[in-house]
């Protein structure tokens, strides 16, 4: 050069003239700041608000190798185990089938179990030899194997060799799976050895174990100004109601709870200084943590961030001697209480690191 | 902006790991019957919203994407 791999970043500026939102001010002005990497799904966690409340159990849900990170997490980093890849790398929803229960359709003999073709013996029968004897094969009867064939997604560890009547861990090497010591690591596990030989698969089947887990959710909630209808109904002093659903214990509350009706559909807080954002040192493989400077960067409410005109900028066509000229496009896509992640789209562009191949020194 | 539900032939619904070659009802075509139409009776054709994942096997679990719907003050 060229092919891949993993990560990061831009993803449009600049003026000039009108239009908007909010802040602050010296108010017919000024000045300052005004959509995102996803702001999207709305799939986790939280802050943060309300429900007086603790505490134990049932049920319910969530998670799932090992070990750190964080507010916390189903996320992040580093590591182990299986698997793909030639390699840099890349998946993984990774805990238990020896606590029980359940399923494995069809096909096959047969799927917690077994002999359909086969092999091996051993009697009968039949055939050939001159005769006996052996002894091929066909068919029956009995007894023996699970190695060989055959179904199948899987069939009593696997290959190989010995032995067997024929055959099997029945002996042996090797391997794999269980267990037991040794030893190295914080842990997953990894190395070594020695044993006796050993039916599987699904838990994204119920389950069983291990940690967790109150509910709603900013259209939460708080206040203010308006208005209207309650002679409404029932229960009730330990009774009901008290943070999903049941139990139990404890504590709270007469401005008591529960239904049913009416009215107000106006305004102002929540509403942006945050587990916030740069840059540096230090410490740690790294996520990340700690100083220490520095910054303030939307807060709308039918919902602001636009529009016009010039110039660049990146892409692509044509013309061209380099240079330049002309047309055309500029992707996903617009906060609504904030933040840490997942996941999805997205024209084009830039960087850095590695892996492999070529060709040159 | 949040909170839920929902997706099978044109149409409206049955299923919930093997039975599915996915049933049924209107509808559409053909045919039989009728002088002819309706009515009846036979047949055939017609689909699990898309992708991925467990499994042997998926319409049926499990993830994530499109669409449709319904609620709050």
């Nucleotide at each position: 050069c060229a092919a891949g791999u993993a990560a990061a970043c831009c993803g449009g500026g600049u003026g000039a003239c009108c239009g908007c939102c909010c802040g602050c001010c010296u108010u017919a002005g000024g000045c300052g700041g005004g959509a995102g990497g996803a702001a999207a799904g709305u799939c986790c966690g939280a802050g943060c608000u309300c429900c007086a409340c603790c505490g134990g159990g049932c049920a319910g849900g969530a998670u799932g190798c090992u070990g750190g990170g964080u507010a916390a997490c189903a996320c992040c980093c580093a590591g182990g185990a299986g698997g793909g890849g030639g390699a840099a790398c890349c998946c993984u929803a990774c805990g238990g089938a020896a606590a029980g229960u359940g399923c494995c359709a069809c096909a096959g003999a047969a799927a917690c179990a077994u002999a359909c073709c086969a092999c091996c013996c051993g009697c009968a029968c039949u055939g050939a030899c001159c005769a006996c004897g052996c002894u091929a094969g066909c068919u029956g009867c009995g007894g023996g194997u699970a190695a060989g064939g055959g179904u199948g997604a899987a069939a009593u560890g696997g290959u190989g060799a010995g032995g067997u009547a024929a055959g099997a861990g029945c002996u042996c090497a090797c391997c794999a799976g269980c267990g037991g010591c040794u030893g190295g690591g914080u842990g997953a596990c990894c190395a070594g050895u020695c044993g006796g030989c050993u039916g599987g698969g699904c838990a994204a089947a119920c389950c069983c174990c291990a940690u967790c887990c109150g509910g709603a959710g900013c259209a939460a909630g708080a206040c203010c100004a308006a208005a209207u209808a309650g002679a409404g109904g029932g229960a009730u002093a330990a009774a009901a109601g008290g943070a999903c659903g049941c139990c139990c214990g404890g504590c709270c509350u007469g401005u008591u709870c529960c239904c049913c009706g009416g009215g107000u559909u106006g305004g102002u807080c929540g509403c942006u200084u945050g587990a916030c954002c740069c840059u540096g040192a230090u410490g740690g493989u790294a996520a990340c943590a700690u100083c220490a400077g520095g910054g303030c960067u939307a807060g709308a409410u039918a919902g602001a961030u636009g529009g016009u005109c010039a110039c660049c900028g990146c892409u692509c066509c044509g013309a061209c001697c380099a240079g330049u000229c002309g047309g055309a496009g500029u992707a996903c896509a617009g906060a609504a209480c904030u933040c840490g992640g997942c996941u999805u789209a997205c024209a084009g562009g830039u960087u850095u690191a590695c892996u492999u191949g070529a060709c040159c020194g | 902006g949040c909170c839920c539900c929902c997706a099978u032939c044109g149409u409206c619904u049955a299923g919930g790991g093997g039975c599915c070659u996915a049933g049924g009802a209107c509808g559409c075509a053909g045919c039989c019957c009728u002088u002819u139409c309706a009515a009846g009776g036979c047949u055939a054709a017609a689909a699990c919203c898309g992708g991925g994942g467990u499994u042997c096997g998926a319409a049926u679990c499990c993830c994530c994407g499109u669409g449709g719907g319904g609620g709050c003050a």